[in-house]
RNA sequence: GCGCGGUUAGCUCAGCUGGUAGAGCAUCACAUUGACAUUGUGGGGGUCGUAGGUUCAAGUCCUGCACCGCGCA
Numbered sequence: 001g002c003g004c005g006g007u008u009a010g011c012u013c014a015g016c017u018g019g020u021a022g023a024g025c026a027u028c029a030c031a032u033u034g035a036c037a038u039u040g041u042g043g044g045g046g047u048c049g050u051a052g053g054u055u056c057a058a059g060u061c062c063u064g065c066a067c068c069g070c071g072c073a
Stems, first nucleotide, its partner, number of pairs: 001072007010025004019056001027043005049065005
């Protein structure tokens, strides 16, 4: 330099044919306990890597760039 894959909540990851951003764990509150743990209920937490483009509408499609991984030279 070229090709392929990845980047979404604090962490690990889903997200279909473009149409309300989700789960588990973690965290907070409450219930339960003498207390802790467990368990149950509820809450908070997101620039969807970044800059543009297409579209009525983009996490999703297209292009550039950044970072991580793999391969080729």
Molecule: transfer RNA
Organism: Minisyncoccota bacterium